[in-house]
Molecule: Pistol ribozyme
Organism: Erysipelotrichaceae bacterium 2_2_44A
RNA sequence: GAUCGACUAGACGAUUAAAAACAGGUGUUAGGUCUAGUGCGGCAGGGUUCUUCCCUGCGUCACA
Numbered sequence: 001g002a003u004c005g006a007c008u009a010g011a012c013g014a015u016u017a018a019a020a021a022c023a024g025g026u027g028u029u030a031g032g033u034c035u036a037g038u039g040c041g042g043c044a045g046g047g048u049u050c051u052u053c054c055c056u057g058c059g060u061c062a063c064a
Base pairs, nucleotide, nucleotide: 001016002015003014004013005012006038007037008036009035010034011033025063026062027061032040042058043057044056045055046054047053
């Protein structure tokens, strides 16, 4: 320098030619590394043609 951890910006971290990860402060949680926004996933309840789909709600928390 480039790429990656959903996307955009920033942070944190990893890798070195490919796209993953046991990394991403610690514990906890099904809740994805964090913040803002967006989206998907996730959890609970209900409906349903019975195994899929739909609707509603929730959207980690605590400490440093």